Transfer RNA from Oreochromis niloticus, 72 nucleotides, folded computationally.
The sequence is in RNAcentral, with records from Rfam.
NCBI's taxonomy places the organism under Eukaryota, Chordata, Euteleostomi, Pseudocrenilabrinae, Oreochromis.
It matches the Rfam family "tRNA". It is annotated as a transfer RNA.
Its mean pLDDT, the model's own confidence on a scale to 100, is 82.
RNA sequence: GAGGGCAUAGCUCAGUGGCAGAGCAUUUAACUGCAGAUCAAGAGGUCUCCGGUUCAAAUCCGGAUACCCCCU
Numbered sequence: 001g002a003g004g005g006c007a008u009a010g011c012u013c014a015g016u017g018g019c020a021g022a023g024c025a026u027u028u029a030a031c032u033g034c035a036g037a038u039c040a041a042g043a044g045g046u047c048u049c050c051g052g053u054u055c056a057a058a059u060c061c062g063g064a065u066a067c068c069c070c071c072u
Stems, first nucleotide, its partner, number of pairs: 001071001003069003007065001010024004018055001026042003030038001048064005
């Protein structure tokens, strides 16, 4: 330099145009002599950034950035 992949909660990941979710972690309460396990409830999001398409975009299109793979 060329090609491909990926970016969503603290972590690992779903989500192919119409309310942004799960597991783990975390907080609170129950339970317990204490803790763990278990059960219940809650909090936690600029969907990497900029633009475009659309009535409507995490999702489609273009560009940028970071990371990964491969070729040279």